Molecule: SAM riboswitch aptamer (S box leader)
Organism: Paenibacillus xerothermodurans
RNA sequence: UUCUUAUCCAGAGCGGCGGAGGGACAAGGCCCGAUGAAGCCCGGCAACCAGUUCAUAUAAGCAGCAGUGUGUGAAUGGUUUGGUGCCAAUUCCUUCGGAACCUUUCGGUUCUGACAGAUGAGAA
Numbered sequence: 001u002u003c004u005u006a007u008c009c010a011g012a013g014c015g016g017c018g019g020a021g022g023g024a025c026a027a028g029g030c031c032c033g034a035u036g037a038a039g040c041c042c043g044g045c046a047a048c049c050a051g052u053u054c055a056u057a058u059a060a061g062c063a064g065c066a067g068u069g070u071g072u073g074a075a076u077g078g079u080u081u082g083g084u085g086c087c088a089a090u091u092c093c094u095u096c097g098g099a100a101c102c103u104u105u106c107g108g109u110u111c112u113g114a115c116a117g118a119u120g121a122g123a124a
Stems, first nucleotide, its partner, number of pairs: 001124008013042001015041003021032003026095004043087003048083004053078004061072003091116001096113007
């Protein structure tokens, strides 16, 4: 970098450094920002991947045995360590298509599929 796959309306500081930008790209909107943006550190959230440990559990299943006993033990939930990730607004909203409704028209609202993107895991 490409491909596959899952998720993307929840959650996360009134801390330190820093100094003017930021919200992926393009366009149009709409916002955040000196009551300090980005970035870095700390802190936190979460639970995708690999483990720990506890409960369900003297369990099911499997293995094995003469045997009520033994070994292993999927899954779900909690816990915690490591690898990431994330911490304004739905991925801030719209852009291409479909459906329903509203509208004289332009167009609008809701739902939805795709595209694009982000993150994890796997592969090349």